Source information: The RNA shown here (c-di-AMP riboswitch aptamer (ydaO/yuaA leader)) has 163 nucleotides and comes from Geodermatophilus ruber. It was read from a public genome assembly, where an Rfam model found it.
[in-house]
RNA sequence: GGCCGGACGCCGCCGAGUCAGGUCCACCCCGCGUGGAGCUGAGCCGGGGACCCACCGAAGUACUGGGGUGAAUCCUGCCCGCCGAGCCUCGCUCGGCGGCCGGGUAGGGCGCCUUCCCGCCCGAAUCCGUCAGCUAACCCGGUAGGCGGCCACGGAAGAAACG
Numbered sequence: 001g002g003c004c005g006g007a008c009g010c011c012g013c014c015g016a017g018u019c020a021g022g023u024c025c026a027c028c029c030c031g032c033g034u035g036g037a038g039c040u041g042a043g044c045c046g047g048g049g050a051c052c053c054a055c056c057g058a059a060g061u062a063c064u065g066g067g068g069u070g071a072a073u074c075c076u077g078c079c080c081g082c083c084g085a086g087c088c089u090c091g092c093u094c095g096g097c098g099g100c101c102g103g104g105u106a107g108g109g110c111g112c113c114u115u116c117c118c119g120c121c122c123g124a125a126u127c128c129g130u131c132a133g134c135u136a137a138c139c140c141g142g143u144a145g146g147c148g149g150c151c152a153c154g155g156a157a158g159a160a161a162c163g
Base pairs, nucleotide, nucleotide: 010149011148012147013146014145018042019041020040021039023037024036025035026034027033043143044142045141046140047139048138053133065131066128067127068126069125074104075103076102077101079099080098081097082096083095084094085093086092087091107122108121109120110119111118113158114157115156116155117154
């Protein structure tokens, strides 16, 4: 000097996941201290829960419990496996289910004040436990977690600021 990584502060992003005030314990540099355990509120978020409304409404077949949080739904293709059927019979075609990898999509996010354009992304996961439509009063719960910060700075208009 270069590259990679870590910690703290600060600035940002997804998300409801922020803020305020006490209590107890431990430590010590005895302070507007540090750490831990928990509490009460405010704000924000989610669920349950009337009238009214909705559903309730035939018969048969196949498959199949249902519901919540969330943007995260739906459609489709290749290949593989299983099952069934058909046929020009040892193979082929069709259908269903499952797995894996793709394409698209309802919908959602970002570009550091806002909007438009343009561009770039996401389109998951999980919970309840046989049970819940909406829903005033009322009741219950959550207030996490995960990332980024020299890449080099998107364009236009409008705000704000101008110490």